[in-house]
The prediction has a mean pLDDT of 84.
Small-subunit ribosomal RNA, 5' domain from an uncultured prokaryote, 475 nucleotides, folded computationally.
Context: one part of a larger RNA
RNA sequence: GAACGAACGCUGGCGGCAGGCCUAACACAUGCAAGUCGAGCGCGCGCUUUCGGGUGCGAGCGGCGCACGGGUGAGUAACGCGUGGGAAUCUACCCCGGGGUGGGGAAUAACCGCUGGAAACGGCGGCUAAUACCGCAUACGCCUUGAGAGGGAAAGCCGCCGCUCUAUUGGAGAAGCCUGCGUCGGAUUAGCUAGUUGGUGGGGUAAAGGCCCACCAAGGCGACGAUCCGUAGCUGGUCUGAGAGGAUGAUCAGCCACACUGGGACUGAGACACGGCCCAGACUCCUACGGGAGGCAGCAGUGGGGAAUAUUGGACAAUGGGGGCAACCCUGAUCCAGCCAUGCCGCGUGUGUGAAGAAGGCCUUAGGGUUGUAAAGCACUUUCGCUAGGGAUGAUAAUGACAGUACCUACAGAAGAAGCACCGGCAAACUCCGAGCCAGCAGCCGCGGUAAUACGGAGGGUGCGAGCGUUAAUC
Numbered sequence: 001g002a003a004c005g006a007a008c009g010c011u012g013g014c015g016g017c018a019g020g021c022c023u024a025a026c027a028c029a030u031g032c033a034a035g036u037c038g039a040g041c042g043c044g045c046g047c048u049u050u051c052g053g054g055u056g057c058g059a060g061c062g063g064c065g066c067a068c069g070g071g072u073g074a075g076u077a078a079c080g081c082g083u084g085g086g087a088a089u090c091u092a093c094c095c096c097g098g099g100g101u102g103g104g105g106a107a108u109a110a111c112c113g114c115u116g117g118a119a120a121c122g123g124c125g126g127c128u129a130a131u132a133c134c135g136c137a138u139a140c141g142c143c144u145u146g147a148g149a150g151g152g153a154a155a156g157c158c159g160c161c162g163c164u165c166u167a168u169u170g171g172a173g174a175a176g177c178c179u180g181c182g183u184c185g186g187a188u189u190a191g192c193u194a195g196u197u198g199g200u201g202g203g204g205u206a207a208a209g210g211c212c213c214a215c216c217a218a219g220g221c222g223a224c225g226a227u228c229c230g231u232a233g234c235u236g237g238u239c240u241g242a243g244a245g246g247a248u249g250a251u252c253a254g255c256c257a258c259a260c261u262g263g264g265a266c267u268g269a270g271a272c273a274c275g276g277c278c279c280a281g282a283c284u285c286c287u288a289c290g291g292g293a294g295g296c297a298g299c300a301g302u303g304g305g306g307a308a309u310a311u312u313g314g315a316c317a318a319u320g321g322g323g324g325c326a327a328c329c330c331u332g333a334u335c336c337a338g339c340c341a342u343g344c345c346g347c348g349u350g351u352g353u354g355a356a357g358a359a360g361g362c363c364u365u366a367g368g369g370u371u372g373u374a375a376a377g378c379a380c381u382u383u384c385g386c387u388a389g390g391g392a393u394g395a396u397a398a399u400g401a402c403a404g405u406a407c408c409u410a411c412a413g414a415a416g417a418a419g420c421a422c423c424g425g426c427a428a429a430c431u432c433c434g435a436g437c438c439a440g441c442a443g444c445c446g447c448g449g450u451a452a453u454a455c456g457g458a459g460g461g462u463g464c465g466a467g468c469g470u471u472a473a474u475c
Base pairs, nucleotide, nucleotide: 001475002474006471007470008469009468010467013347014346015345016344017343018342019340020339021305026303027302028301030300031299032298035064036063037062040061041060043058044057045056046055047054048053071258072257073256080183081182082181083180084179085178086177089175091173094171095170097168099166100165102136104134105133111126112125113124114123115122116121138146148164184230185229186228191221192220193219196218197217198216199215200214201213202212203211233255234254235253236252237248238247239246240245260281261280262279263278264277283294284293285292286291311337313336314335315334319333320331321330322329323328350380351379352378353377360371361370362369363368384416387410388409389408390407394402419464420463421462422461423460424445425444426443430459431458432457433456434455440447441446
């Protein structure tokens, strides 16, 4: 000098754009953050009534979604990440292609009855439907796998059309796996290893493989740093620097890991699953003491910690996501608003004139000098802000949270808007008074013991300016 997710002190007018728990991955009251489909199904309850009707709501069975989106950085020195290769894989929804969509069966929730429990939640018996479940036929060299309902044109029953469903070839996009190279410090860590290293045969997986198992062999790694210890999410990037390099990994984007702590699987195309399940633990809450409930590292918000970091806001209008044929519903993703000079950028706090160089202050050699055209006075202007009116783009066929929007016009009136640090040298800026090695200053050198340009105050000056200084940490 630059730079900052900053904090502190003094001060503080407006706007645009960005940013905002770096600490306790500490504990959390409350609300919201994932639903949707009646064009899969049977019930129940409304409203309407022109009736084989129409429309709405509720719990349930069923489908898809809940593995995305959002948060955090604890762990991890690792094929985790970056980059370049590879073969032994899977893929719901989407796209292209050529096929199929036949005929049966047995249940079950809801509901009803009885009944247990304080509750959470159940138990027994009975009835019922389906795009829920189970056989059969069809495709085959063998094994395995699949499939009928709703709507419409239509017209009395159909795969005829589109959708859905179903098996399948390929694609797209996504995911799993292997591998070369690169990826912090310590040798005051020198040896490490028994499924360990390899083989044969099996098991397991979507898939290669000691991934797992039985048997056999005795290997494998290491001063080119194994093992151990400490620290740490990695990258694109960011800061600095002429560069080489050094430091760093907030915001945004990609990948990874985690979801009270530890472990486990289930479902599923996909999880070993933040707002799913089971077990154990710590903690909190309810209890009729028998037993139960919970997990903000989602958005707000609370306590605590801390030098320190915001609203228990609005809207689905846009973009995007889930469901649905659609209408639409949901969406603390997102878009906006609120708070904060936290940063960057822009603007303003007036302009011109004005010498009796006023008064006052300070200094003085007492003549004067300086503050200083500064003020007052006179003449103007109205940016920003205030008030009133108009008024887009974002979204158009229609739909705007923002929104009293941006922007434009008009009125009034200099009116509402300047501070902070420094002045011994480095380093721009000097005098007086006070105190007297005291009180104090200080980044370094150093000032202060009665004439201090270095302490404190004042006048004056210098620098920056809605900021200015200090501190921490980086180059």